[in-house]
Predicted 3D model of a 79-nucleotide RNA (c-di-GMP-I riboswitch aptamer) from Sulfurovum sp. Of the family's consensus pairs, 95% are formed in the model. The sequence was found by an Rfam model in a public genome assembly.
RNA sequence: UUUUGAAAAAGCCAAACUCAUCGUGAGGUGAGGGCGGAAAGCUACGGGACUUAUUUUAUAAGUUAGCCGAGUUACCAGA
Numbered sequence: 001u002u003u004u005g006a007a008a009a010a011g012c013c014a015a016a017c018u019c020a021u022c023g024u025g026a027g028g029u030g031a032g033g034g035c036g037g038a039a040a041g042c043u044a045c046g047g048g049a050c051u052u053a054u055u056u057u058a059u060a061a062g063u064u065a066g067c068c069g070a071g072u073u074a075c076c077a078g079a
Base pairs, nucleotide, nucleotide: 002079003078004077005076012037013036017032018031019030020029021028022027035066041072042071043070045069046068047067048064049063050062051061052060053059054058
């Protein structure tokens, strides 16, 4: 440096749900909580799904990274 893996060790994140709050909404944020995760770290680049507006059913704007792919960074152990 590349690759495989989570068996061990140190750790990390945190589903559903609840409370508070922001948003027209999908959803977001904080606290609790723990389904799970080897990138469930980051990036809306390509698809998909979802929301809003208009309406020629198509277009525009947005959400989702824990939907899939891609890009990029990375602990430990083995090769």